[in-house]
């Protein structure tokens, strides 16, 4: 220098153009207490772009950053 994969909640991950799960966290219920269980809730500019397409982009296109792998 060239090519490819990955980047989404605190963690591990799903996601088919219109953002979710499990674990964790908070409150409450249950219990004499703990543990376990249950209910509810908070938590996201989907790596970044005051780039494009679309009514609408995590997703499609382009640029860019980082990590990893391969080639030279």
């Nucleotide at each position: 220098g060239c090519g490819g994969a990955c980047g989404u909640a605190g963690c591990u991950c799903a996601g088919u153009u219109g953002a979710g799960a499990g674990c964790g966290c908070a409150a409450c219920c249950u219990u004499g207490c703990c543990a376990a269980g249950g209910u509810u809730g908070a938590g996201g500019u989907c790596g970044c772009g005051a780039a494009g397409u679309u009514c609408g982009a995590a997703c499609c296109u382009c640029g860019u950053c980082g990590u990893c792998c391969g080639c030279u």